RNAcentral holds the full RNA, with entries from ENA and SILVA. Small-subunit ribosomal RNA, central domain from an uncultured bacterium, 347 nucleotides, folded computationally.

Context: one part of a larger RNA
RNA sequence: CUGGGCGUAAAGAGUACGUAGGUGGGUAUUUAAGUCAUAUGUGAAAGCCCUGGGCUCAACCUAGGAAUUGCAUGUGAUACUGGGUAUCUAGAGUAUGGUAGAGGGUAGUGGAAUUUCCGGUGUAGCGGUGAAAUGCGUAGAUAUCGGAAGGAACACCUGUGGCGAAGGCGGCUACCUGGACCAAUACUGACACUGAGGUACGAAAGCGUGGGGAGCAAACAGGAUUAGAUACCCUGGUAGUCCACGCCGUAAACGAUGAGUACUAGCCGUUGGGAACUUAGUUCUUAGUGGCGCAGCUAACGCGAUAAGUACUCCGCCUGGGGACUACGGCCGCAAGGCUAAAACUC
Repeated sequence: CUGGGCGUAAAGAGUACGUAGGUGGGUAUUUAAGUCAUAUGUGAAAGCCCUGGGCUCAACCUAGGAAUUGCAUGUGAUACUGGGUAUCUAGAGUAUGGUAGAGGGUAGUGGAAUUUCCGGUGUAGCGGUGAAAUGCGUAGAUAUCGGAAGGAACACCUGUGGCGAAGGCGGCUACCUGGACCAAUACUGACACUGAGGUACGAAAGCGUGGGGAGCAAACAGGAUUAGAUACCCUGGUAGUCCACGCCGUAAACGAUGAGUACUAGCCGUUGGGAACUUAGUUCUUAGUGGCGCAGCUAACGCGAUAAGUACUCCGCCUGGGGACUACGGCCGCAAGGCUAAAACUC
């Protein structure tokens, strides 16, 4: 390289949109680029292969043939692929009417709780642990009642429930806004799928500037534990956690399972629509979401219409372990670092 693979052995990019490219529905007609047939020319000689001949044989030499799987040109074929034209509606989309939803953004607002402050009652402890101590408290704590301030998070509802491309999203109200699904018609007429580069989004932590800071809490300090204890436990506590704007671009970013389409036994739940009927219900259908399970697949585990089954299209990725999610170089970043990515050597 041909291959063989990618749930767990190495391997699906974190996710989407989309450029080039690749691939692409039905019918008719045309063209003849691919494709196929045939003819001609060419494909040097030598060599290889086949059949003869010459050195006593052989190596060797020599004659003819075959082969040279290719290329060019001409003529023809038209099923398939491609190009052109016309047309269609099953893919895709638009319109109309509904439905559900923690989908996103902005503004406002609510109660419970923690903490602090002020005032009242009240007196000697509180707190914490395996046990303690550090700590707080007669300058009146803890407890309890009333008031105030402020920040953050939204108990119950809550559900292998819902929504979102993924990350993710949960009090309530208003406004702005994206998507999905269902039913029946009408319309457009292949407008589609995938997608190298590219662009956008992207938890937490971290960074910059300015705010904010109740609780929690890296670092840090103290108390314990211990042989030690730079820990686990306890008392404190700063960044941070929160907001605005701008960076970072990574995660076991997981279903460890790329996207799209078609087909392939059943059974039981559940969410959102629709239809029918004999209407506390049953049946059918559709879009999700779970549990079993046949065939099939799998090394096994398991998967099993939400496939890891049967096929097709396109992209990404893997090729023994370590060295190495590294070095060097390049690009990006304020930095931290990220992306791309070797070799020597070694087993």
The coordinates come from a structure-prediction model, not an experiment, and the mean pLDDT is 90.